[in-house]
RNA sequence: AAUUCGCCCUUAGAGUUUGAUCCUGGCUCAGGACGAACGCUGGCGGCGUGCUUAACACAUGCAAGUCGAACGGAACUUAAGAGCUUGCUUUUAAGUUUAGUGGCGGACGGGUGAGUAACGCGUGAGCAACGUGCCUUUCAGUGGGGAAUAACAGUUGGAAACGACUGCUAAUACCGCAUAAUGUAUCGUUGGGGCAUCCCUAUGAUACCAAAGAUUUAUCGCUGAAAGAUCGGCUCGCGUCUGAUUAGCUGGUUGGUGAGGUAACGGCCCACCAAGGCGACGAUCAGUAGCCGGACUGAGAGGUUGGCCGGCCACAUUGGGACUGAGAUACGGCCCAGACUCCUACGGGAGGCAGCAGUGGGGAAUAUUGGGCAAUGGGCGCAAGCCUGACCCAGCAACGCCGCGUGAAGGAUGAAGGUUUUCGGAUUGUAAACUUCUUUUGGCAGGGAAGAUAAUGACGGUACCUGCCGAAUAAGCCACGGCUAACUACGUGCCAGCAGCCGCGGUAAUACGUAGGUGGCAAGCGUUGUCCGGAUUUACUGGGUGUAAAGGGCGUGUAGGCGGGACUGCAAGUCAGAUGUGAAAACCGGAGGCUCAACCUCCGGCCUGCAUUUGAAACUGUAGUUCUUGAGUGAUGGAGAGGCAGGCGGAAUUCCUAGUGUAGCGGUGAAAUGCGUAGAUAUUAGGAGGAACACCCGUGGCGAAGGCGGCCUGCUGGACAUUAACUGACGCUGAGGCGCGAAAGCGUGGGGAGCAAACAGGAUUAGAUACCCUGGUAGUCCACGCUGUAAACGAUGGAUACUAGGUGUGGGGGGACUGACCCCCUCCGUGCCGCAGUUAACACAAUAAGUAUCCCACCUGGGGAGUACGGUCGCAAGACUGAAACUCAAAGGAAUUGACGGGGGCCCGCACAAGCGGUGGAGUAUGUGGUUUAAUUCGACGCAACGCGAAGAACCUUACCAGGGCUUGACAUCCCGGUGACCGGUCUAGAGAUAGGACGUUCCCCUUCGGGGGACAGAGUGACAGGUGGUGCAUGGUUGUCGUCAGCUCGUGUCGUGAGAUGUUGGGUUAAGUCCCGCAACGAGCGCAACCCUUGAUCUUAGUUGCCAGCAUUCAGUUGGGCACUCUAAGGUGACUGCCGGUGACAAACCGGAGGAAGGUGGGGAUGACGUCAAAUCAUCAUGCCCCUUAUGACCUGGGCUACACACGUGCUACAAUGGAUGGUACAAAGGGCAGCAAACCCGCGAGGGUAAGCGAAUCCCAUAAAGCCAUUCUCAGUUCGGAUUGCAGGCUGCAACUCGCCUGCAUGAAGCCGGAAUCGCUAGUAAUCGCGGAUCAGCAUGCCGCGGUGAAUACGUUCCCGGGCCUUGCACACACCGCCCGUCA
Repeated sequence: AAUUCGCCCUUAGAGUUUGAUCCUGGCUCAGGACGAACGCUGGCGGCGUGCUUAACACAUGCAAGUCGAACGGAACUUAAGAGCUUGCUUUUAAGUUUAGUGGCGGACGGGUGAGUAACGCGUGAGCAACGUGCCUUUCAGUGGGGAAUAACAGUUGGAAACGACUGCUAAUACCGCAUAAUGUAUCGUUGGGGCAUCCCUAUGAUACCAAAGAUUUAUCGCUGAAAGAUCGGCUCGCGUCUGAUUAGCUGGUUGGUGAGGUAACGGCCCACCAAGGCGACGAUCAGUAGCCGGACUGAGAGGUUGGCCGGCCACAUUGGGACUGAGAUACGGCCCAGACUCCUACGGGAGGCAGCAGUGGGGAAUAUUGGGCAAUGGGCGCAAGCCUGACCCAGCAACGCCGCGUGAAGGAUGAAGGUUUUCGGAUUGUAAACUUCUUUUGGCAGGGAAGAUAAUGACGGUACCUGCCGAAUAAGCCACGGCUAACUACGUGCCAGCAGCCGCGGUAAUACGUAGGUGGCAAGCGUUGUCCGGAUUUACUGGGUGUAAAGGGCGUGUAGGCGGGACUGCAAGUCAGAUGUGAAAACCGGAGGCUCAACCUCCGGCCUGCAUUUGAAACUGUAGUUCUUGAGUGAUGGAGAGGCAGGCGGAAUUCCUAGUGUAGCGGUGAAAUGCGUAGAUAUUAGGAGGAACACCCGUGGCGAAGGCGGCCUGCUGGACAUUAACUGACGCUGAGGCGCGAAAGCGUGGGGAGCAAACAGGAUUAGAUACCCUGGUAGUCCACGCUGUAAACGAUGGAUACUAGGUGUGGGGGGACUGACCCCCUCCGUGCCGCAGUUAACACAAUAAGUAUCCCACCUGGGGAGUACGGUCGCAAGACUGAAACUCAAAGGAAUUGACGGGGGCCCGCACAAGCGGUGGAGUAUGUGGUUUAAUUCGACGCAACGCGAAGAACCUUACCAGGGCUUGACAUCCCGGUGACCGGUCUAGAGAUAGGACGUUCCCCUUCGGGGGACAGAGUGACAGGUGGUGCAUGGUUGUCGUCAGCUCGUGUCGUGAGAUGUUGGGUUAAGUCCCGCAACGAGCGCAACCCUUGAUCUUAGUUGCCAGCAUUCAGUUGGGCACUCUAAGGUGACUGCCGGUGACAAACCGGAGGAAGGUGGGGAUGACGUCAAAUCAUCAUGCCCCUUAUGACCUGGGCUACACACGUGCUACAAUGGAUGGUACAAAGGGCAGCAAACCCGCGAGGGUAAGCGAAUCCCAUAAAGCCAUUCUCAGUUCGGAUUGCAGGCUGCAACUCGCCUGCAUGAAGCCGGAAUCGCUAGUAAUCGCGGAUCAGCAUGCCGCGGUGAAUACGUUCCCGGGCCUUGCACACACCGCCCGUCA
């Protein structure tokens, strides 16, 4: 400003269950408060507060006295008088003090909260049923007598306390008499009033009852009566904690009559009579407790509480009792009893701090044996005054609230120090120092109140004011992971410890301890305890009960609660007005006073209540009249496993008898137990007996539920429809009560065919007290009793009304129709789907879990526990009712995403199957475990470690061990001064590293020739080097694996409260989330595929070192020649489901075919999505942190990594005839080569040696490929198989083959005859088999990586094993089934 709006005040949450979500639900925290306590710390002032425990015991002092103007004495002082013994006695007067008599007060004030659940308290009424000293008002009176007694004196008892007797005496002490009514009692009369008993007024008669004096002459007292005020007494309505595991209680009990008693009513007490009274609206009993105004908290409603202050009550060592008195059943009075303490002469006495101080004790814990009556108030007194631990003050305590201070301004070199660091810095931090200023507080000095209207001031020389001094005297506590404001370093290493909850700590702790820093509060800060709040977590405001805790098993019905339409009256509820009360203080608002505040004062509000009264009459109630729609009755009618009783029936099982018949039957996954030759099973006929009723049979029917099923008959309950004759709200619900109530079980008596707990046997199994099998008893059945429970479930109490539809089904009625059909409408039941709405979601949805009303039942975290104890019931079993200690921070519901399943569906893979060949047995090679050792360096451990790192350990490598030596170092950079070029070969000692010696050589650049600079070497110093030391669970990088599996995600949109879903699911199809179609999705990305390499066909280009058809030539493509072919290596072409047919949905695609070298990704390779495994590697490398620094570094020699009772993995060679041996003979590819490959020739049996051409290679060499083929031989054997092992003799590499290399020849000739359980590879140029090459490398290959030759078998198929993908389902799993979890034992 606008507006569709009355105004104002108020209501805050968070953490924690999960992988994540929503909900339910508990636990915990943040706030406030306190009569507090404890820990650390502590400057001042004001105002308050201070035994919450032992109502335990108390030393000592004080806390209630006063009056001589009530009285008689006594003592003392003074004065006067008298007697006289002149310092004594006595009288009078005045004054002071006072024990006693007497009066008033000790019933107030002060303390405490033990008792009390009560008319005790609060609130409001009542007394026509009462009292009241002192005080106020009014009326009347105060006359005249008497007898005593304390004190005192004497005698006397006792230890004392305290008495006893005799005698004298006074009074406002005591007692008669007189007078007397508006008094009291009795009897009358009159007029009024009240809810009643009754009361009041006027009046008459009779009877009875009083007094005290003092004095200063002002007064103060005394007696009777009436009234007031004050203070009390009694009665009543309402309110006032917990327990029903306390359900019955009561004998003066309840009432009446009479008498007594009291101030007064009353069983208050007594006599008699009656039999009542209280209680589920909680009596009685038990436990706990003083109540209230208020206080704390809270938005409020509430909840908790009752300390200080105020009102009431109760108590005074415990219990009881009365006396006096106006008032007590009396805190500082009396008596008795008990306990305790003290005194004692043992005979007897004394005492009562829950008054103020104080002591002991108890306890976590609570103060001074202070000052004063100056103020306020109280008692007595005419008064002066006295008394007052009430009170006013002071002292102690941060116990609380409030206020103030510990300095202020400037001050950057951002000092030093501390902390930290990426070493640059950052921070402490304007903080300090330093400069200027101030003096609250403090100290010293001076002045100095109000509190008191004349006097009187404890506080107090206090508050306050002024002057001077000097930053001077004054800061801590807690926290810093989240909640919750505030972060780093070091130490520690699941230890020490922390913690309110969640939770931190196992070597990089913002969570422990310390430090620095920071945050918060501040003379305090934390902790503990308690209360309220948050907690809507007891829900009146303001909750729930299908699945989270929670609906009674079902009905009937009592009390109670609630209840249809119309009219009228009343006014109990309700609403409105008025009046009284609701004390003060407190609280709230406004003022005012202490400098402010706390605190105090004044005014107003509030006190939401109760009572009385006046009114209203809609609603509830109540009384009356009336109505019919709720409810019920009647009439008519059909449906039904509704109930009870009796009878009947057939099928089947079993058993018995008889016949036929013969060897098995039965049973199971497979078997066995069992039955059977004494004749089973099977089959036929007859009979017996018991139990149950196939088909019909149906989310069909009936019943309240449990439950009910053959047929017929009898008896009987209910529901429904139609009708509208009758009653006229008669209704709904229902605590207790009563009844019914499956199965199992119990009792008595029957019955017993089948089935079948227990039991027996057989199996299964590790076991099998189970599942399976063969038997089998209770029981199942009937009758009569008992039990009273079930997942008694729709996990959903009953009743009524309302709120879209659709579609079945059972029963009835109606309309229309010719019609028993069909169709339409309707009532009652019973199902499904579904909208709105509800719900945490799932779901419910006219048969509600929707919208409302009424009534009942039940719930309040999980466990302990439906347990224990008690009670009731039961024959028992047990049922019903139903806790606590202790313990946990969750337990739980629904849904989501995954993972998982010996769940389901679909699909794939050498996954199985079908095949071929192996491994596992032997010998040997190699790796690993184990063992051994001085060391056998280290790593890798299911697949995915184990011929792996290692593409090659004799030394080296080498990291390990022993010994010997080094310490700025074997290696890098910097510094310093002096020396020397560096370097080269050589000698001695030594195992070598190393040490020593001689010899040769005399560097580069600049120069002012003095020197300077540079590289190198050795010497020195410290920074540093170095580490194959640790941590792969601190990391980077790299790699393996699932898996070349087809998946993994995103944006926007939509759906869902949300996690999430959708897309990505579905129908087809594919090797594929490949493609098509559909679809709340539409698109996109990483993956798939393609693009890349290789191989297969062909073309073009190019022909040397390659090739040779034709020509010439040769031993030979050797040469000439040629480039057609092969080949080489560059670039093209080709294959795309392109074409045809069929199937399919007109699609994608599939099947078949043609053509083609090749056909449906042609074969092979490279290529590895999001992620999983804390997978592997700190020993390739890099790297944080930790560790070593004359050693965990570096050097050397030797040894070890090669060991060897054993176990495992991976290979090789074999076991032989598809073979071995001998001879002859043919055909590759791909590679490598100068510190190299090496031809040819010679020597050697051979490994090899000698010599040496060629070749940095399409040219030369390695280099003969082998299996094969052709011959010969062997003849089934441990062999002419097999070759291990061993001996001898040699060769090669290398400084060196002993530990510890490879190869050759001769000799030797082991195991092994095809391999248990188990297990591996492979789908085509593959397996199998055969040889060749390369890397590493001096040498060393059965390993690894490649190459070609020969070249199969089989796949029906997807049930099963393994792995994987998609959808779906279950789930108490989420570290995800190697999960979770139960019991026993320790």

A computed fold for a 1386-nucleotide RNA from an uncultured bacterium, annotated as small-subunit ribosomal RNA. Its Rfam family is "Bacterial small subunit ribosomal RNA". Gene Ontology terms of the family: structural constituent of ribosome and ribosome. The prediction has a mean pLDDT of 84. The sequence is in RNAcentral, with records from ENA.